[in-house]
RNA sequence: GAUAAAGGCAAACCCGGCGAAAGCCGGCGGCGCAAAGUUCAUGGGUCUAACGUCACGAUGUGACUACGACCGCCAGGCCACCGAA
Numbered sequence: 001g002a003u004a005a006a007g008g009c010a011a012a013c014c015c016g017g018c019g020a021a022a023g024c025c026g027g028c029g030g031c032g033c034a035a036a037g038u039u040c041a042u043g044g045g046u047c048u049a050a051c052g053u054c055a056c057g058a059u060g061u062g063a064c065u066a067c068g069a070c071c072g073c074c075a076g077g078c079c080a081c082c083g084a085a
Base pairs, nucleotide, nucleotide: 001082008033009032014027015026016025017024018023031072037078038077039076042075043074044073045070046069047068052064053063054062055061056060
C1' cells in the first nucleotide's frame, strides 16, 4: 500500500459439541481484513459472574468481584507475501 500478482484469513445466521455464562471448537457461509498472523506471562479497555462476599422483602433476588473470556476493541512486542507511486 496500487483498478497489481500469487495467495491467506473468515463476520453474522444456522447445525453439532464444550462451558454457569461471556465465549470457544468443528461444519456451512462470507461481513469484511495489508497483518482479521501471534502474544491476555506487555499495558489499557470491554464482556460474563460459576466460586466467594455482602444485603434483603429470603430455599430466592440484588450488588460487588476474575481465578474466566474478547487479539475481528485500542496500543506495544515478535514473525511474515508482493513491490507501482
This is a predicted structure of an 85-nucleotide RNA (c-di-GMP-I riboswitch aptamer) from a soil metagenome. The RNAcentral record of the sequence draws on MGnify. It matches the Rfam family "c-di-GMP-I riboswitch aptamer". About the family: GEMM was predicted in a large-scale screen for bacterial structured RNA regulatory elements.